The RNA shown here (transfer RNA) has 73 nucleotides and comes from a bacterium.
Its mean pLDDT, the model's own confidence on a scale to 100, is 80.
[in-house]
RNA sequence: GCGCCCAUAGUUUAAUGGAUCAGAAUAAGGGCUUGCGGAGCCUUUGAUGGAAGUUCGAUUCUUCCUGGGCGCA
Numbered sequence: 001g002c003g004c005c006c007a008u009a010g011u012u013u014a015a016u017g018g019a020u021c022a023g024a025a026u027a028a029g030g031g032c033u034u035g036c037g038g039a040g041c042c043u044u045u046g047a048u049g050g051a052a053g054u055u056c057g058a059u060u061c062u063u064c065c066u067g068g069g070c071g072c073a
Base pairs, nucleotide, nucleotide: 001072002071003070004069005068006067007066010026011025012024013023028044029043030042031041032040049065050064051063052062053061
């Protein structure tokens, strides 16, 4: 330099046939329980890498950029 893949809560991930409140686990906050803690139960908060385009509507399709990985040279 060329090509391919990946990017979603703090972390791990689901949803991609465009329309459901973007779902779950874990973590964190609160409560119950306990002599204290842990475990358990209940509850709350938190996410689509950035910018444009297509569309009535984009996590999903297109382009560029950013970051990471792999292959070729």